[in-house]
C1' cells in the first nucleotide's frame, strides 16, 4: 500500500433571543373554609426566580420478565411454545464457547441442527421406471425371414430423464452381465479401548453386503406453559331518581340514607346464572340474569419515575455474565412539553483564488420521537471516528 473480514463508538459545540412541560421558592389577583375578625388552612390563575427535560433505535409490539387483578379439590382430553452441548440470566424464540453439516486460500460465514427400521402420507416437470421399483435406447441367446428388421427370453455394465434412478475402484466370473464372488474404499448397524463435564472424536474388531429425500405434512420422543392487562387496580367526589324526617308563608327550602327510572321474558332449592379463563367430568357459589327503551355522571389523585439503573475501579471466568468497593440521581405529558430564529467555530460538497502554507463565496445535515417499567430481537438511519484479525505484493 491494495483486497478483504470482523467488533466497537458518536448521532454536532457553544453563546443569545423568544417559546413549551415538571418541580421547588418568593410576590400578586381571585375565591372556598374556619375564625377570638387579628389571622390561618385549602384550591385556582397569571408573573419572576433557580433546576431538570427522549433515542440509539423512543419504531414494529415479535418473543420473555416485573407489577396488578382474578382464579388456584382433583382427573381426563385438545391447544400452544421450544429442540446439537455444556453454561449464563429474572425470564426468553435471547446471549456466550464448543460440537456437528455446508461455504471459503484465508480471517471468518451460513444452519428453521431432535426423531424417516413406530405408524400414515407425499415427490411436481420430465423420464421406460420415484421406493419391498424398472426396461425406451441398448447389450446377449433363439426363432422366423421379405435381410431396413419382426418375435420370444436373459441382462441391468453403458446411454437418455431428473433435484433426486437402489454404493465407488479394479480383477474375477458369464452367451451378455450383476455384491454374483473377492480386495480395497465410503456408508449403516452392534461390540471393545482410549479421550471430553457433555453434543462428539480418535483407534480396532464384527456383521448382513448398501437399507433415498421431506417432519416449516400428520404424526413420535423430550421439557416449558393458568387467564386479563396501567382503559390493569385502588381512594375521593358528583350525579339523575327513590325514601325518612324537620321547618314554614303549604309548595319550596334543608338534613340524612340509598345510589336512577321504564317495559319484556327466564328464574327464586324441580334452582337461571356464576367461577376453577378452551372443552368434558367432577366441585363449589348461588337470587338474581338477559334484552329493549330513556336518563345522569364522564372530574381529581395514587398507581409513576430509585431501578433485574448508569459511570468507573479491583476480583474470578476464555466468555455471555458474577461478586465487592466508590459514585451519581437522571423525562413524567393526558390533546399529549422537550421547539423556532441568529451569530461564531467544527464537519462535508461545490465553484473561484493563491506567495501551494492557505483563502473567499454559495449549499447541506439523516432515521425518527418517550405515555406503566425492564431484558432481548427485528426494522430504519445523513454523515463521521476507532480497533483486532486474515490475504497478496515490495521494502528492510
Nucleotide at each position: 500500500c491494495g483486497a478483504g473480514u470482523c467488533g466497537g463508538c458518536c448521532g454536532g459545540a457553544c453563546g443569545g433571543u423568544c417559546g413549551c412541560g415538571g418541580c421547588a421558592g418568593c410576590g400578586c389577583u381571585g375565591u372556598c373554609g374556619u375564625c377570638a375578625c387579628g389571622a390561618c388552612g385549602g384550591g385556582a390563575g397569571g408573573g419572576c426566580u433557580g433546576u431538570c427535560g427522549a433515542g440509539g433505535a423512543a419504531a414494529g409490539u415479535c418473543c420473555g420478565g416485573g407489577c396488578u387483578c382474578c382464579a388456584c379439590a382433583g382427573g381426563g382430553c385438545a391447544g400452544g411454545g421450544u429442540g446439537g452441548u455444556c453454561g449464563c440470566c429474572a425470564a426468553c424464540a435471547g446471549c456466550g464457547a464448543c460440537c456437528c453439516g455446508g461455504g471459503g486460500u484465508g480471517a471468518c460465514c451460513c444452519g428453521c441442527g431432535g426423531g424417516a427400521c413406530a405408524g400414515u402420507g407425499c415427490c411436481a416437470c420430465a423420464g421406460a421406471g420415484a421406493a419391498c421399483a424398472g426396461a425406451c435406447c441398448g447389450c446377449c441367446g433363439g426363432u422366423g425371414c421379405a435381410c431396413g428388421c419382426a418375435c420370444c427370453g436373459g441382462c441391468a455394465a453403458g446411454g437418455g430423464u431428473g433435484a433426486a434412478a437402489c454404493g465407488g475402484u479394479g480383477c474375477g466370473g458369464u452367451a451378455a452381465g450383476a455384491g454374483c464372488g473377492c480386495a480395497c474404499c465410503a456408508g449403516c448397524g452392534c461390540c471393545c479401548g482410549g479421550g471430553g463435564u457433555g453434543a462428539c472424536c480418535c483407534g480396532g474388531g464384527c456383521g448382513g453386503c448398501u437399507c433415498g429425500g421431506c417432519a416449516a405434512a400428520c404424526c413420535c420422543c423430550a421439557c416449558c406453559c393458568g387467564g386479563a392487562g396501567c382503559a390493569a387496580g385502588g381512594u375521593c367526589g358528583a350525579g339523575a331518581g327513590g325514601g325518612a324526617g324537620u321547618g314554614c308563608u303549604c309548595g319550596c327550602a334543608c338534613u340524612c340514607c340509598u345510589g336512577c327510572c321504564c317495559g319484556a321474558g327466564c328464574g327464586c332449592c324441580u334452582g337461571a346464572g356464576g367461577g376453577c379463563u378452551g372443552c368434558c367430568c367432577g366441585c363449589c357459589c348461588g337470587a338474581g340474569c338477559u334484552c329493549g327503551g330513556g336518563g345522569g355522571u364522564g372530574g381529581a389523585c395514587c398507581g409513576c419515575a430509585c431501578g433485574a439503573g448508569g459511570c468507573c475501579g479491583c476480583u474470578g471466568g476464555c466468555a455471555a455474565c458474577a461478586g465487592c468497593g466508590g459514585u451519581c440521581c437522571c423525562a413524567g405529558a393526558u390533546g399529549g412539553a422537550u421547539g423556532a430564529c441568529c451569530g461564531u467555530c467544527a464537519c462535508c460538497g461545490g465553484c473561484c483564488c493563491u506567495c501551494c502554507g492557505g483563502g473567499g463565496c454559495c449549499g447541506g445535515g439523516a432515521c425518527a420521537g418517550a405515555a406503566c417499567c425492564c431484558g432481548g430481537c427485528u426494522u430504519a438511519c445523513a454523515g463521521g471516528c476507532c480497533g483486532g484479525c486474515u490475504c497478496g505484493u515490495c521494502c528492510c